[in-house]
């Protein structure tokens, strides 16, 4: 050069004028207000709401069963189905990429047609050799052995004896046929199930507080206690629970953003990540601010917009740029 691989970074940028929100200052005002100025203000995914939390509230709350989840070793992290690392499979020339990677004698349960015969099941065809009227194959009953992968059990099986019937062939050394698979071969658990480990439940429309204003009127239950179901265990007959009916607010203020935060340096680790320093303050709307307009630049710019907060998956993506790594050709 050319095609590939794995990561990582932007995804609009200057200036003028202007509008909005938070936050501070100043300067009025008895307060709502408003007015000047600093100054901060939508993402790598804010999306799905799939998995994990903090944090709320139940609650002062245990055990079990059912139920989900996860599965090879080992580490990280709060913590997870997540993230490194290593090994095993598969694909790939490679760089790498996938992986729902325990268990198949615990049990049940698939695998069409074909074939004799499809799973502790089963012997069709051929017959080097050998056996056989001096009784084969085989049946009944008995005994003793043998019986997989490492093993130990246990079952079809198999061998030798003996006993009793029977009467001509048997033959698991090869090899053929059917099939995806066939001589106690396996295979599927992303089939049901097992093992082993982990899991209260419920959302910021959680939830606290103020304000407001009434009819506790009425019916039903013996129970109520935040996912089912049992046992505890707390509480109740003056209560509670569930329904129907009236009233007030259709408010107000907080939860609300300093945080398992960001960034830079060291260090230990292969590595996810730990640590210790320094530094920064970065959105808090409330029907819902974070914009609009011109003017140059520009790759003429894509998916797309915060609603309690972070950690992860997945999903959607125009392009532009950069680093390592493999393969192949040329060149020094």
């Nucleotide at each position: 050069u050319a095609a590939g691989u794995u990561u990582u970074a932007c995804g609009g940028g200057c200036a003028a004028u202007u509008g909005c929100a938070g936050a501070u200052g100043c300067a009025a005002u008895a307060a709502c207000u408003a007015g000047c100025g600093u100054u901060u203000g939508a993402g790598g995914a804010a999306a799905g709401u799939c998995c994990g939390g903090a944090c709320u509230c139940c609650a002062c709350a245990g055990a079990g069963c059912a139920g989900u989840g996860c599965a090879g070793g080992g580490g990280c992290u709060a913590a997870c189905g997540g993230c490194c690392c290593c090994c095993c499979a598969u694909c790939g020339u490679a760089a790498g990429a996938u992986g729902a990677g325990g268990a198949a004698c615990a049990g049940u349960g698939g695998a069409a047609c074909a074939g004799a015969g499809a799973g502790a099941a089963u012997g069709u065809c051929u017959g080097a050799g050998g056996c056989a009227g001096u009784g084969a194959u085989c049946u009944u009953a008995a005994a003793a052995g043998c019986g997989g992968a490492a093993a130990c059990g246990g079952g079809a099986g198999c061998u030798u004896u003996u006993u009793a019937g029977g009467g001509a062939g048997c033959u698991a050394a090869g090899g053929a046929g059917u099939g995806a698979a066939a001589a106690c071969a396996g295979c599927c658990a992303a089939a049901c199930u097992c093992u082993g480990c982990a899991c209260g439940g419920u959302g910021c429309a959680a939830g606290a507080u103020c304000a407001a204003a009434u009819a506790g009127g009425g019916a039903a239950g013996u129970g109520a206690g935040u996912g089912g179901c049992u046992c505890g265990c707390u509480u109740a007959a003056g209560a509670c629970u569930u329904c129907c009916g009236g009233g007030u607010a259709a408010g107000a203020u907080c939860g609300c953003u300093u945080g398992a935060g960001g960034g830079g340096c060291a260090a230990a680790g292969u590595a996810a990540u730990u640590u210790g320093c320094c530094u920064c303050c970065c959105a808090g709307a409330g029907g819902a601010a974070u914009g609009a307009u011109u003017g140059c630049c520009g790759a003429u710019a894509a998916c797309a917009g915060a609603a309690u907060c972070c950690g992860g998956c997945u999903u959607a993506u125009a392009g532009u740029a950069a680093a390592a790594c493999u393969u192949a050709g040329g060149u020094u």

Predicted 3D model of a 332-nucleotide RNA (Bacterial RNase P class A) from an Oligoflexia bacterium.
Rfam family: Bacterial RNase P class A. Gene Ontology terms of the family: ribonuclease P activity, dimeric ribonuclease P complex and tRNA processing.
Of the family's consensus pairs, 94% are formed in the model.
The RNAcentral record of the sequence draws on ENA.
Taxonomically the source falls in Oligoflexia (Bacteria, Pseudomonadati, Bdellovibrionota).
The gene name in the source record is rnpB.